[in-house]
Context: one part of a larger RNA
RNA sequence: UGACGGGGACCCGCACAAGUAGUGGAGCAUGUGGUUUAAUUCGAUGCAACGCGAAGAACCUUACCAACCCUUGAAAUCUAGCGAAGUUCACAGAGAUGAGAAUGUGCCUUCGGGAACGCUAUGACAGGUGUUGCAUGGCUGUCGUCAGCUCGUGUCGUGAGAUGUAUGGUUAAGUCCAGUAACGAGCGCAACCCCUAUCCUUAUUUGCCAGCGCGUCAAGGCGGGAACUAUAGGGAGACUGCCGGGUGAAACCCGGAGGAAGGCGGGGACGAGGUCAAGUCAUCAUGGCCCUUAUGGGUUGGGCUACACACGUGCUACAAUGGGAAGUACAGAGGGAUGCUAAAGCGCGAGCUGGAGCCAAACCCUUAAAACUUUUCUUAGUCCGGAUUGGAGUCUGCAACUCGACUCCAUGAAGUCGGAAUCACUAGUAAUCGCGAAUCAGAAUGUCGCGGUGAAUACGUUCUCGGGCCUUGUACA
Numbered sequence: 001u002g003a004c005g006g007g008g009a010c011c012c013g014c015a016c017a018a019g020u021a022g023u024g025g026a027g028c029a030u031g032u033g034g035u036u037u038a039a040u041u042c043g044a045u046g047c048a049a050c051g052c053g054a055a056g057a058a059c060c061u062u063a064c065c066a067a068c069c070c071u072u073g074a075a076a077u078c079u080a081g082c083g084a085a086g087u088u089c090a091c092a093g094a095g096a097u098g099a100g101a102a103u104g105u106g107c108c109u110u111c112g113g114g115a116a117c118g119c120u121a122u123g124a125c126a127g128g129u130g131u132u133g134c135a136u137g138g139c140u141g142u143c144g145u146c147a148g149c150u151c152g153u154g155u156c157g158u159g160a161g162a163u164g165u166a167u168g169g170u171u172a173a174g175u176c177c178a179g180u181a182a183c184g185a186g187c188g189c190a191a192c193c194c195c196u197a198u199c200c201u202u203a204u205u206u207g208c209c210a211g212c213g214c215g216u217c218a219a220g221g222c223g224g225g226a227a228c229u230a231u232a233g234g235g236a237g238a239c240u241g242c243c244g245g246g247u248g249a250a251a252c253c254c255g256g257a258g259g260a261a262g263g264c265g266g267g268g269a270c271g272a273g274g275u276c277a278a279g280u281c282a283u284c285a286u287g288g289c290c291c292u293u294a295u296g297g298g299u300u301g302g303g304c305u306a307c308a309c310a311c312g313u314g315c316u317a318c319a320a321u322g323g324g325a326a327g328u329a330c331a332g333a334g335g336g337a338u339g340c341u342a343a344a345g346c347g348c349g350a351g352c353u354g355g356a357g358c359c360a361a362a363c364c365c366u367u368a369a370a371a372c373u374u375u376u377c378u379u380a381g382u383c384c385g386g387a388u389u390g391g392a393g394u395c396u397g398c399a400a401c402u403c404g405a406c407u408c409c410a411u412g413a414a415g416u417c418g419g420a421a422u423c424a425c426u427a428g429u430a431a432u433c434g435c436g437a438a439u440c441a442g443a444a445u446g447u448c449g450c451g452g453u454g455a456a457u458a459c460g461u462u463c464u465c466g467g468g469c470c471u472u473g474u475a476c477a
Base pairs, nucleotide, nucleotide: 001477002476003474004473005472007471008470010468011467012466013465015461016460019425020424022422023421026316027315028314029313030312031311032310033309034307035306042053043052064302065301066300067299068298069297070296073125077124078123079121080120081119082118083117086103087102088101089100091098092097107114108113127291128290130289131288132287136285137284138280139279140278141276143274148187149186150185151184152183153182154163155162156161167178168177169176193268194267195266196265198236199235200234201233202232203231204230208225209224212223213222214221239262242256243255244254245253246252318418322377323376324375325374326373327372334365335364336363339358340357344353345352346351384415389410390409391408392407393406394405395404431453432452433451434450435449436448437447
């Protein structure tokens, strides 16, 4: 100087407390461990691994296993030779591939040849998701959006170092003020950026419709309008600016006015110096090491989907604030050409037929659901719950057996609110309700977004956990 302390003082955080809803019990989905297996590819392992890499394993993917094949190789450069390239047919085979037949003979040319492409041969080489993340780059997690981390000069100390950065007040903040052997400065904080809340202005189609006219069962449907909404450009606005009070030296704090918004208005992006030899050699790059008729390459099939069990994360429930039936209303944000697909018809339905429109403020996905109104069920393993299983189908796709999603009929399991323990959340939040997108042929209860409805509680900081600062002890570095 640090680190540590079941030392002390101060302060902060959904850290506790006060509340709300869960997990832990059930069934299923999904990940992991374990076990099994020819293989169940690999990685991630307290917080910070476990719906994680994977924004999507039937083949492919695919790295694993079995079998069958190739050896200058699937892709790259160079050398030599031959042939344009290409297209079609039939045979063997699970295919990779093997062995044939037919067709074609183009472009440039100094007529030698050349360019592109294919085949063969030779070796230089290729190739490796093989190993080392404890050789590395890059990227990332974490403490933590915590308020810290440093430098120059000066001063102090023999020196390591200290000071600045301690102290008092204040703040979300090393934020600011006072003070001060320090004076300044840098990286962080804040602000500058984006979205959102109000207003003004400009523009007015594909969006809008107040007033005027036409028109309709109805409808911005039409003429028209530029007010309103909306869209998207430009501005205004919030700064403790004003008033009162507090401490009063200031910073600042409390209350109020005005205001759409008030003291960081709400949300996002943004992550200092470092810590964990944290994670990743399987995104990529890369040193060393290793394989080179195989640890490389191709194909078919299988596996990654196994199942006594254990754990994590979720979904659905156990019901009446509910289930069923009928009627009816209101979003936002996205996506669409190998695409989104309307009307109409068929089917109980998944869906099929159909083909209008739309490169989209135009057409489509697209009826939002919870809510509301009426009605039924009356506390029961039920008109709750939907697992499981049987049958019949639809769709995607060469192909749904291993191993897809969905529909209909039948079946109707556990489950009556969950032990010890434990997670999240402070407001348009939790809870609850639906909608969309990426990936994607198909395949979400996951992920990322979007809006609808919309709470309870916070006395307080004694205690638990984590963090900051000062101080103290130390046989630790």
Small-subunit ribosomal RNA, 3' major domain from an uncultured bacterium, 477 nucleotides, folded computationally. Rfam family: Bacterial small subunit ribosomal RNA. The full RNA is in RNAcentral, with records from ENA.